[in-house]
RNA sequence: AUACCAUAAGGCGAUGGAGCUCGCCAUAAAUGCGGAACGCUGAUGGCUCCUAUUAGGAG
Numbered sequence: 001a002u003a004c005c006a007u008a009a010g011g012c013g014a015u016g017g018a019g020c021u022c023g024c025c026a027u028a029a030a031u032g033c034g035g036a037a038c039g040c041u042g043a044u045g046g047c048u049c050c051u052a053u054u055a056g057g058a059g
Stems, first nucleotide, its partner, number of pairs: 010025004016050006032040003
């Protein structure tokens, strides 16, 4: 540069990854809470596992 084929099903649910499941979204769904110069909870929407972090106990 040319030719052919395909148009997947996807994305999102306050901090990481994976599986299952629920809900929502395409004009998007989403961007936590409080008494807010600061403070607080949580790695999940839910369940399970892994990683990181925090607290307590034991060795």